[in-house]
Context: one part of a larger RNA
RNA sequence: UGACGGGGGCCCGCACAAGCGGUGGAGCAUGUGGUUUAAUUCGACGCAACGCGAAGAACCUUACCUGGGUUUGACAUCCCUUGACACCCCCAGAGAUGGGGUUCUCCCUUCGGGGACAAGGAGACAGGUGCUGCAUGGCUGUCGUCAGCCCGUGUCGUGAGAUGUUGGGUUAAGUCCCGCAACGAGCGCAACCCUCGCCACUAGUUGCCAGCGGUUCGGCCGGGCACUUUAGUGGGACCGCCUCGGUUAACGGGGAGGAAGGUGGGGAUGACGUCAAGUCCUCAUGGCCCUUAUGCCCAGGGCUACACACGUGCUACAAUGGCCGGUACAGAGGGUUGCAAGCCCGCGAGGGGGAGCCAAUCCCAGAAAGCCGGCCUCAGUUCGGAUUGGAGUCUGCAACUCGACUCCAUGAAGCCGGAAUCGCUAGUAAUCGCGGAUCAGCAUGCCGCGGUGAAUACGUUCCCGGGCCUUGUACA
Numbered sequence: 001u002g003a004c005g006g007g008g009g010c011c012c013g014c015a016c017a018a019g020c021g022g023u024g025g026a027g028c029a030u031g032u033g034g035u036u037u038a039a040u041u042c043g044a045c046g047c048a049a050c051g052c053g054a055a056g057a058a059c060c061u062u063a064c065c066u067g068g069g070u071u072u073g074a075c076a077u078c079c080c081u082u083g084a085c086a087c088c089c090c091c092a093g094a095g096a097u098g099g100g101g102u103u104c105u106c107c108c109u110u111c112g113g114g115g116a117c118a119a120g121g122a123g124a125c126a127g128g129u130g131c132u133g134c135a136u137g138g139c140u141g142u143c144g145u146c147a148g149c150c151c152g153u154g155u156c157g158u159g160a161g162a163u164g165u166u167g168g169g170u171u172a173a174g175u176c177c178c179g180c181a182a183c184g185a186g187c188g189c190a191a192c193c194c195u196c197g198c199c200a201c202u203a204g205u206u207g208c209c210a211g212c213g214g215u216u217c218g219g220c221c222g223g224g225c226a227c228u229u230u231a232g233u234g235g236g237a238c239c240g241c242c243u244c245g246g247u248u249a250a251c252g253g254g255g256a257g258g259a260a261g262g263u264g265g266g267g268a269u270g271a272c273g274u275c276a277a278g279u280c281c282u283c284a285u286g287g288c289c290c291u292u293a294u295g296c297c298c299a300g301g302g303c304u305a306c307a308c309a310c311g312u313g314c315u316a317c318a319a320u321g322g323c324c325g326g327u328a329c330a331g332a333g334g335g336u337u338g339c340a341a342g343c344c345c346g347c348g349a350g351g352g353g354g355a356g357c358c359a360a361u362c363c364c365a366g367a368a369a370g371c372c373g374g375c376c377u378c379a380g381u382u383c384g385g386a387u388u389g390g391a392g393u394c395u396g397c398a399a400c401u402c403g404a405c406u407c408c409a410u411g412a413a414g415c416c417g418g419a420a421u422c423g424c425u426a427g428u429a430a431u432c433g434c435g436g437a438u439c440a441g442c443a444u445g446c447c448g449c450g451g452u453g454a455a456u457a458c459g460u461u462c463c464c465g466g467g468c469c470u471u472g473u474a475c476a
Stems, first nucleotide, its partner, number of pairs: 001476002003473003007470007015460002019424005026315008034306002042053002064301007073125001077124002079121005088101005106115003127290002130288003136284002138279003141275001143273001148187002151184003154163003167178003193267004198235006207225001212222003238261001241255005317417001321376007333364003338357002343352003383414001388409007430452007
């Protein structure tokens, strides 16, 4: 100087408390450990690994296993020879591949050749998701959106170092004020950026009977940008005003006005550093290793195994519920090898057909909870849907291993969950549906969107994490 303390003081955070809903019990989904296996590829391991890399494992992916092949190689550059290349067909084969056939004959040219592409050959070399994240770059997680971390000069100290950065107030904040051997400065904080909330202006192939006319009644037509809206520009909030408190300060309490207050809500933004944290399987890269194989191609299998154990979720155990009929209201997105309406067929998944739309114009698209009416009456049930049998649909070369969905039948466990444990302070939790990325197909995951919409916070003693000052130390 730090770190640590079941030392002290001050202060924060859904940290506790207050409150609401869960997990831990059940079934299933998914990840992991373990076990098994020819292989069940690899990585991630307290918080900060475990619906994580994977925003899509039937083949492919794929890195694993078995078998079949291959050696200048699937890919790059250079040299020589030959030829346009390719497509298509036949045979063998699981295919990779091998053999044969038909067809065709590139561009420029100074006719020497050159270019692109392909085949053959020789070797330089290629190749490696092989090892080392304890050799690395880059990127990322985490403490932590925490309020801290430093420097120059000066001063103090033999020195390590201190001071500044401590102190008194204050703040979300090393935020600001005052004081002070310090005076300044930098990285952080804040602001500048995006978005939501109010208003105005600009603009009218969305919206509007707002006012008029027509109407087969639908903004449908004429007509019009007022409103809604769309998307661009600007305004608006600054403790600015009043009052009280306070060192006349910083600032704090209350009030007025206002769509909005005292950082308005949300986002982007992550200081010096810590964990030899994570990643050599994104990529890059040193070293090491393999080079008829640890490279490359192919078929099939595996990553989907299952006596178990754990994490994360979904669906429930019902009556503020289930089922049936009727009826209302979103937002944000996506759509041309695409989204697909009306219509017809099918109980349905879906099929036929194809209007319209490169989309404020058309489509996906019925939002659901809600509301109205009816049935069920406390029962393992009209709860719950696992499992299994049968019949189908769709995607795809192909759904046996191993897809999703539909219909009929079957109806399991489960009557609210031990010790323990998680999330959340407001348009939040809870609950309800909708969209998107990936994607041929496949979502209870992920990323978004809106609808309905709470309870509670006395307080900081205690648990966890953190900040500042101080104290002890046999630790560094």
Small-subunit ribosomal RNA, 3' major domain from a metagenome, 476 nucleotides, folded computationally. Its mean pLDDT, the model's own confidence on a scale to 100, is 87. RNAcentral holds the full RNA, with entries from SILVA. It matches the Rfam family "Bacterial small subunit ribosomal RNA". Its family is annotated with ribosome and structural constituent of ribosome in the Gene Ontology.